[in-house]
Context: one part of a larger RNA
RNA sequence: UGGCGGGGGAGCACCACAAGGGGUGAAGCCUGCGGUUUAAUUGGAGUCAACGCCGGGAAUCUUACCGGGAGCGACAGCAAGAUGAAGGCCAAGCUGACGACUUUGCCAGAUGGGCUGAGAGGAGGUGCAUGGCCGUCGUCAGCUCGUGCCGUGAGGUGUCCGGUUAAGUCCGGAAACGAGCGAGACCCCUGCCCCCAGUUGCGACCUAGGGCUACGGCCCCGGGGCACACUGGGGGGACUGCCGCCGUUUAAGGCGGAGGAAGGAGGGGGCCACGGCAGGUCAGCAUGCCCCGAAUCCCCCGGGCUACACGCGGGCUACAAUGGCGGGGACAGCGGGUUCCGACCCCGAAAGGGGGAGGCAAUCCCUCAAACCCCGCCGCAGUUGGGAUCGAGGGCUGCAACUCGCCCUCGUGAACGAGGAAUCCCUAGUAACCGCGUGUCAACAUCGCGCGGUGAAUACGUCCCUGCUCCUUGCACA
Numbered sequence: 001u002g003g004c005g006g007g008g009g010a011g012c013a014c015c016a017c018a019a020g021g022g023g024u025g026a027a028g029c030c031u032g033c034g035g036u037u038u039a040a041u042u043g044g045a046g047u048c049a050a051c052g053c054c055g056g057g058a059a060u061c062u063u064a065c066c067g068g069g070a071g072c073g074a075c076a077g078c079a080a081g082a083u084g085a086a087g088g089c090c091a092a093g094c095u096g097a098c099g100a101c102u103u104u105g106c107c108a109g110a111u112g113g114g115c116u117g118a119g120a121g122g123a124g125g126u127g128c129a130u131g132g133c134c135g136u137c138g139u140c141a142g143c144u145c146g147u148g149c150c151g152u153g154a155g156g157u158g159u160c161c162g163g164u165u166a167a168g169u170c171c172g173g174a175a176a177c178g179a180g181c182g183a184g185a186c187c188c189c190u191g192c193c194c195c196c197a198g199u200u201g202c203g204a205c206c207u208a209g210g211g212c213u214a215c216g217g218c219c220c221c222g223g224g225g226c227a228c229a230c231u232g233g234g235g236g237g238a239c240u241g242c243c244g245c246c247g248u249u250u251a252a253g254g255c256g257g258a259g260g261a262a263g264g265a266g267g268g269g270g271c272c273a274c275g276g277c278a279g280g281u282c283a284g285c286a287u288g289c290c291c292c293g294a295a296u297c298c299c300c301c302g303g304g305c306u307a308c309a310c311g312c313g314g315g316c317u318a319c320a321a322u323g324g325c326g327g328g329g330a331c332a333g334c335g336g337g338u339u340c341c342g343a344c345c346c347c348g349a350a351a352g353g354g355g356g357a358g359g360c361a362a363u364c365c366c367u368c369a370a371a372c373c374c375c376g377c378c379g380c381a382g383u384u385g386g387g388a389u390c391g392a393g394g395g396c397u398g399c400a401a402c403u404c405g406c407c408c409u410c411g412u413g414a415a416c417g418a419g420g421a422a423u424c425c426c427u428a429g430u431a432a433c434c435g436c437g438u439g440u441c442a443a444c445a446u447c448g449c450g451c452g453g454u455g456a457a458u459a460c461g462u463c464c465c466u467g468c469u470c471c472u473u474g475c476a477c478a
Base pairs, nucleotide, nucleotide: 001478002477003475004474005473007472008471009470010469011468012467013466016462017461020426021425022424023423024422027317028316029315030314031313032312033311034310035308036307043054044053065303066302067301068300069299071297075117076116077115078114080111087107088106089105091103092102093101121292122291124290125289126288130286131285132281133280134279135277136276137275142181143180144179145178146177147176148157149156150155160173161172162171163170186270187269188268189267190266192236193235194234195233196232197231198230201226202225205224206223207222209220210219211218212217239263242257243256244255245254246253319419323378324377325376326375327374328373329372335366336365337364340359341358344355345354346353347352385416390411391410392409393408394407395406396405432454433453434452435451436450437449438448439447
């Protein structure tokens, strides 16, 4: 100087508690992991910070694993070669299959894996040799420098103390005065207003035509129109600026109020210091060294990664009446679309099939959102709850659905009656509930990333638990 303490003080955080809301832990299923099994069940990741993670798509491919079968040596030297090298072929044999090989023969015409070295290739090893990238401390507020001053020196001071802040944020004091990287500012989205613009968007007002009329008017379509909405470009707006109280007289600032669409960082995101963790990744890529090198390289077929007595993590669906079922009715936003989205018509009970307008898209399509509202049934029952499992028939994608895909219909209807110890998330348009889009993608979503709809409860505190920051103290630690 740091680190640590079942030392002290101050401050802070729903990855802490308290006050609350909803879960997980029990069940069935999905998914990842361990274990076991297996010819193989490829490999990595391992508290937070591994376990719907690499994987943003395992039927083949992917694929690195297993079984079987085939292929490949630039360059140099040597052996071989017109008495025919490499290569190709009918038939038969071998084989799951193949002039790959064997037998017999043919075509062909100059090279040459038979040997030594040396290569290509390697998802072979080492993330304890590395780059790059990422995670995490860190939803932190710290980390340093110049000059001066103090100390023999390591070093200290500044960075401390009081107050304050989300903040080493700012104010005041002090041998310090300043500065840099961080914080903030900045950038993007969103909330209010104004301006510009008007098609593919809009539909207030005027209006040609058509339809209906209980003559009030309403609807359809077209033309003016750009008001409104929207789209997307520019600008304004918020600064503790104003008032009161508190604060150390003044301060930084705190509390309340006015005005305002919005306050005291408006809400959300991006960015994220010096460094630590020999954190993760040699399997994305790059790369040192080591290794394989006719196999640890390359290709094909089949299998496996999907196994199943078990254990763990994360989810989905439920256990019902604030519900389930049937019928009717209403309202989104983000996105995507040409080997694509497909209106509409017909066929089918449905999944789907046949045709096919329009759309390279503010134009057309995906695209009827669902929870919600109205009417009816059910009446507390393992049920009209729940849908696992299994049987049958049908459809779609794809060369191919046996291992091992998804969908539809009928039948079958399991566990489950609120989940022990324990444990997770969350403070507002949040949690919870509801659906929608998209990525991957031929096909398969309970996943990831987004989007909107409905919309609570409870703190406005504390440091008790878990941790973090700063000051201080002890130390047999560095």
Small-subunit ribosomal RNA, 3' major domain from Desulfurococcus amylolyticus, 478 nucleotides, folded computationally. Its Rfam family is "Archaeal small subunit ribosomal RNA". Rfam 15.1 lists 709 matches to the family in 491 species. A reference for the family is Yusupov et al. (2001), "Crystal structure of the ribosome at 5.5 A resolution", Science. RNAcentral holds the full RNA, with entries from ENA. Lineage of the source: Archaea > Thermoproteati > Thermoprotei > Desulfurococcales > Desulfurococcus.